[in-house]
A computed fold for a 72-nucleotide RNA from a Patescibacteria group bacterium, annotated as transfer RNA.
The coordinates come from a structure-prediction model, not an experiment, and the mean pLDDT is 82.
Rfam family: tRNA.
It was read from a public genome assembly.
RNA sequence: UGCCUGGUGGCCAAGCGGUAAGGCAUCUCGCUCUGGACGAGAAAACCGUAGGUUCGAAUCCUACCCAGGCAG
Numbered sequence: 001u002g003c004c005u006g007g008u009g010g011c012c013a014a015g016c017g018g019u020a021a022g023g024c025a026u027c028u029c030g031c032u033c034u035g036g037a038c039g040a041g042a043a044a045a046c047c048g049u050a051g052g053u054u055c056g057a058a059u060c061c062u063a064c065c066c067a068g069g070c071a072g
Base pairs, nucleotide, nucleotide: 001071002070003069004068005067006066007065010024011023012022018055026042027041028040029039030038048064049063050062051061052060
């Protein structure tokens, strides 16, 4: 320097044009002698940044940033 992969709640991780699953953690309630165990419920991400396309973008396009890999 070029190419590839990835960047989504505190952490991990789905999603592939129609408004964001799930797990862990957290909080509340129940259960219990107690409980970090079990059961029920709740809050929390508008998606790396900036533009563009579209009625509509985490999803498509462009540039850039960060991490990892390959090549030189």